[in-house]
Record summary:
Transfer RNA from a Microcaldota archaeon, 72 nucleotides, folded computationally.
RNA sequence: CCCGCUGUAGCUCAAUGGCAGAGCGAUCGGCUGUAGACCGAUAGGUUGUGUGUUCGACUCACACCAGCGGGA
Numbered sequence: 001c002c003c004g005c006u007g008u009a010g011c012u013c014a015a016u017g018g019c020a021g022a023g024c025g026a027u028c029g030g031c032u033g034u035a036g037a038c039c040g041a042u043a044g045g046u047u048g049u050g051u052g053u054u055c056g057a058c059u060c061a062c063a064c065c066a067g068c069g070g071g072a
Stems, first nucleotide, its partner, number of pairs: 001071007010024004018055001026042005048064005
């Protein structure tokens, strides 16, 4: 210098252009002599940044940023 992949909740990851979700974790409650396990509930998100396409974008396009891999 060139090519590819990835970026979404604290962590690991879903979401085929149409309500942003799950598991684990956190908090509260139930259960228990206590804790764990189990059961229920709650909170937690500028979907890496910007611009564009569209009635509508996590999803499509372009640029940029970060990480990983490959090539020269």

About this RNA:
It matches the Rfam family "tRNA". Its family is annotated with triplet codon-amino acid adaptor activity in the Gene Ontology. It is annotated as a transfer RNA. The coordinates come from a structure-prediction model, not an experiment, and the mean pLDDT is 82. The sequence is in RNAcentral, with records from ENA. NCBI's taxonomy places the organism under Archaea, Nanobdellati, Microcaldota.